Predicted 3D model of a 73-nucleotide RNA (transfer RNA) from a bacterium. Its mean pLDDT, the model's own confidence on a scale to 100, is 83. It matches the Rfam family "tRNA". By type it is a transfer RNA. Its family is annotated with triplet codon-amino acid adaptor activity in the Gene Ontology.
RNA sequence: GGAUGCGUAGCUCAGGGGUUAGAGCGCCACUCUUAUAAAGUGGAGGUCGCAGGUUCGAAUCCUGCCGCAUCCA
Numbered sequence: 001g002g003a004u005g006c007g008u009a010g011c012u013c014a015g016g017g018g019u020u021a022g023a024g025c026g027c028c029a030c031u032c033u034u035a036u037a038a039a040g041u042g043g044a045g046g047u048c049g050c051a052g053g054u055u056c057g058a059a060u061c062c063u064g065c066c067g068c069a070u071c072c073a
Stems, first nucleotide, its partner, number of pairs: 001072007010025004018056001027043005049065005
């Protein structure tokens, strides 16, 4: 330098055009307990990597760029 894949919550990931963006773990509060853990209930936390385009509508499709991984040279 070229090819492919990935980038979504603190972490691991789902969601592949349309209703409010979700799960598990983690965090906070409460219940329970003498207390802790476990269990249960509730809550906070996201400009979906960045910019542009297509569309009535984009996390999702297209283009460029950035980062990471693998492969080729």